[in-house]
RNA sequence: GGCCGAACCUUCCUCGCGAAGGACGGGGGACCCACCUCCCCUUGGGGCGAAUCGCGGAGCGUCCGCGUAGGUCGACGGCGACCGAGCCCGACAGCUCACCCCGCAGGCCU
Repeated sequence: GGCCGAACCUUCCUCGCGAAGGACGGGGGACCCACCUCCCCUUGGGGCGAAUCGCGGAGCGUCCGCGUAGGUCGACGGCGACCGAGCCCGACAGCUCACCCCGCAGGCCU
């Protein structure tokens, strides 16, 4: 200096990764609308995120491979490369005005 990401800026102070504010981001939360037959079952249900969903193989509680919804970057003209994870809530949440709560990290390239 650049990239992913909301994760940047300012102020104060006891100068600690402290406090407050702005910006940005996320969640909860009415009327209306939507859902709302019965039975069975823990196959509970839900959130952040692009990160879902298939097929195949194994030594199947996991792992591996090939794709894929979707996403990022560079070009830009048809293209090229890469990602396609992980984590959280805790029996519970549709949407949702007012209102309430939370985050403001981390990773990488030159």

Predicted 3D model of a 110-nucleotide RNA (c-di-AMP riboswitch aptamer (ydaO/yuaA leader)) from a Chloroflexota bacterium. Its Rfam family is "c-di-AMP riboswitch aptamer (ydaO/yuaA leader)". Gene Ontology terms of the family: regulation of gene expression and cyclic-di-AMP binding. The coordinates come from a structure-prediction model, not an experiment, and the mean pLDDT is 82. The organism belongs to Chloroflexota, within Bacteria. Of the family's consensus pairs, 92% are formed in the model.